Model confidence (mean pLDDT): 83 of 100. A computed fold for a 122-nucleotide RNA, annotated as FMN riboswitch aptamer (RFN element). The model forms 100% of the base pairs in the Rfam consensus. Its Rfam family is "FMN riboswitch aptamer (RFN element)". Rfam describes the family as follows. The RFN element is a highly conserved domain that is found frequently in the 5'-untranslated regions of prokaryotic mRNAs that encode for flavin mononucleotide (FMN) biosynthesis and transport proteins.
């Protein structure tokens, strides 16, 4: 300095206003949010997590595999940007409710991954 190991903490945001309605934070018009790794600084790019199913194995709790997963141009600056500025757009799991990205629920979960301490092949 340091592979690899191992323990700990951390690790998602947002409906406010009119308007119709018996009834809608779900519908109409405006409003409002944006996980983590790359990489000129990204919801939209390149890949992960999460959600949503198969199928295996188990008493069950669960594991292991795997398969699907949304959306952007235009102009301006620069060695260099779908990422910055400027406009205009668009997107957004699954149960439940008058149709939900924003409410309730599974979840006081589970995770991409961050960080800190231990210990350590070299």
């Nucleotide at each position: 300095c340091a592979a690899c190991u191992g323990u700990u903490u951390c690790a998602g945001g947002g409906c406010g206003a009119g308007g119709u309605g018996a009834a809608a934070u779900u519908c109409c018009u405006c409003a409002c949010u944006g996980g983590c790794g790359g990489u000129a600084a990204a919801g939209u790019c390149c890949g992960c997590g999460a959600g949503c199913g198969a199928a295996g194995c188990g008493a069950a709790a669960g594991c292991u595999u795997u398969g699907u997963u949304g959306a952007u141009u235009u102009g301006g600056u620069g060695c260099a940007a779908u990422u910055c500025c400027a406009a205009a757009a668009c997107c957004a799991a699954c149960g439940g409710u008058a149709u939900a990205g924003u409410c309730c629920g599974g979840a006081u979960g589970a995770a991409a991954g961050a960080a800190a301490c231990a210990a350590a092949c070299g």